[in-house]
RNA sequence: CGGAUGCAUUCCUAGGGUUCCGAUCGUUCUGUAACGACAGGUCAUCGCGACAUGUCCGACUGGAAAGAUGCCUGGUCCAAGAGGAAUCCACCGGGACAACCGGUGACACGGAGGGAUAAAAACCCGGGAGGC
Numbered sequence: 001c002g003g004a005u006g007c008a009u010u011c012c013u014a015g016g017g018u019u020c021c022g023a024u025c026g027u028u029c030u031g032u033a034a035c036g037a038c039a040g041g042u043c044a045u046c047g048c049g050a051c052a053u054g055u056c057c058g059a060c061u062g063g064a065a066a067g068a069u070g071c072c073u074g075g076u077c078c079a080a081g082a083g084g085a086a087u088c089c090a091c092c093g094g095g096a097c098a099a100c101c102g103g104u105g106a107c108a109c110g111g112a113g114g115g116a117u118a119a120a121a122a123c124c125c126g127g128g129a130g131g132c
Stems, first nucleotide, its partner, number of pairs: 006088001008087005015078002020075002022072001023069003027065005036056004041051003089105006107127001109130001113125003
């Protein structure tokens, strides 16, 4: 300098943000308790009170809608070449050459910037540029 050989798949994790769910916050609408106000009614009545009904007001409470918030623990979701497990695959050896069995698959510091997705990331560019 050149060539060949997985840098395979699935599940998970470190990590990641905010589509969806949930959570929190306030806004609007709505139902309602006590208290209060009004109306007429009943009882009582010197002293003017009690009771029920209707209407209105009415909670930090109940329900609904859309919105905001990820320095909201979370569920869904994304997720490692240099993290984990398993499976497949490759090569070598054995094998009635079939099934199958054994072995090997090492090492690995790494920006900035850009890209996708709802968005971001140890995802992709990328075992890159670079470094040893």
The RNA shown here (Guanidine-I riboswitch aptamer) has 132 nucleotides and comes from an uncultured cyanobacterium. Its mean pLDDT, the model's own confidence on a scale to 100, is 77. Rfam family: Guanidine-I riboswitch aptamer. Gene Ontology term of the family: regulation of gene expression.